Description:
A computed fold for a 350-nucleotide part of an RNA from Mariniblastus sp., annotated as small-subunit ribosomal RNA, central domain. The source organism's lineage runs through Bacteria, Pseudomonadati, Planctomycetia, Pirellulaceae and Mariniblastus. Its mean pLDDT, the model's own confidence on a scale to 100, is 89. Its Rfam family is "Bacterial small subunit ribosomal RNA". Gene Ontology terms of the family: structural constituent of ribosome and ribosome.
[in-house]
Context: one part of a larger RNA
């Protein structure tokens, strides 16, 4: 570098915004940089390759062509990149009407459970297990009532429901606020689409600092089980889980499927809006869009499967992959308090 690939065989970046760059609607005129054409100069000679000829052949050599696919000039073309002025509306976007929704932030508030205190009633167990024991209990425990007080989570409703770009998001209720979705006789006029760098988000663990601490609960005591038992079961329990303010930047961050746009039989189901039908509401129908699903034709695929949410079928743009080990190691940079993160090898060896 080229090819040929990325759902499970190696390989979509966690996710999103946008920098350069790559690409990018429909028409009108223009220019002529790119692109086509034609003319001329150049493109040394030898070699190659074709003719013809010279050593009796051939090598070998002459002679002439052709090639030299490239470059300057210069004369044109104007479809198509491109560039200039214009315009257009279907791709973007904005406006006005409706609406769904655990999208996010902040503040209050509520109940069930469970933990502890006090106090009453009660008087021997309790509580665990396969079966005990460790442990708690006459300094009155379990159970059961009553007040108080703490912390965390938010049963039912709950859904192959909804919302978010992903991580993610569930009691009520205010306050602030980010996005979508239909409609529309509204406006702008290609304002688009990817996106190396970069910047931001970004579960759970971890770590700094300051609080908070009911339950759970690594580490860590004890009980048990076993040959053992640094487990699985049981009884304690600290970090830590909870909040404020920073750091980390990974995860089977999974849909193991990048992002966008087009286009390519359908049947059935759920969500949000609209039309049309019904005198009117409702409910039913039928109809469009937007979103989550099953199931399937064609095609595709090694098969499993996939199929309008594509793994068809084409196009733009990025990341990645090129046997197994060694190894996501060493090492060098860079980034973090660290922990450790990114980047990322050979040697050897099968």
């Nucleotide at each position: 570098c080229u090819g040929g690939g990325c759902u499970u065989a190696a390989a979509g970046g966690g996710u999103g915004c946008g920098u350069a760059g790559g690409c990018g609607g429909g028409u009108u005129u223009a220019u002529a940089g790119g692109u086509c054409a034609g003319a001329u100069g150049u493109g040394a000679a030898a070699g190659c390759c074709c003719a013809c000829g010279g050593c009796u052949c051939a090598a070998c050599c002459g002679u002439g062509g052709a090639a030299u696919u490239g470059c300057g000039u210069u004369u044109g073309a104007a479809a198509c990149c491109a560039u200039a002025a214009g315009c257009c509306u279907u791709g973007a976007g904005g406006g006005g009407a409706u609406c769904a929704g655990a999208g996010g932030a902040g503040a209050g508030c509520g109940g069930a459970a469970c933990u502890g205190a006090u106090g009453g009633u009660g008087g021997a167990g309790c509580g665990g297990u396969g079966a005990a024991a460790u442990g708690c209990g006459u300094u009155g425990a379990u159970a059961u009532c009553a007040u108080c007080a703490g912390g965390a989570a938010c049963a039912c409703c709950g859904g192959u429901g909804g919302c978010g770009a992903a991580a993610g998001c569930g009691g009520c209720u205010c306050u602030c606020u980010g996005g979508g979705a239909u409609c529309u006789u509204u406006c702008u006029g290609a304002c688009g689409c990817u996106g190396a760098g970069g910047c931001a988000c970004g579960a759970a663990a971890g770590c700094u600092a300051g609080g908070g601490g009911a339950g759970c609960g690594a580490a860590c005591g004890g009980g048990a089980u076993u040959a053992g038992a640094u487990a699985c079961c049981c009884c304690g329990g600290u970090a830590g889980u909870c909040c404020u303010a920073g750091c980390u930047g990974u995860a089977a961050a999974c849909g193991a499927u990048c992002u966008g746009u087009a286009c390519u039989a359908g049947u059935c189901c759920g969500u949000g809006g609209g039309g049309c039908c019904u005198c009117c509401c409702a409910c039913a129908g039928u109809u469009u869009c937007u979103c989550g699903g099953a199931c399937g034709u064609a095609g595709c695929g090694a098969a499993a499967g996939u199929g309008u949410u594509a793994a068809g079928u084409a196009c733009a743009g990025c990341g990645c992959c090129u046997g197994g080990g060694g190894a996501g190691u060493a090492u060098g940079g860079u980034c973090g308090c660290a922990a450790g993160g990114c980047u990322g090898a050979a040697a050897c060896u099968c």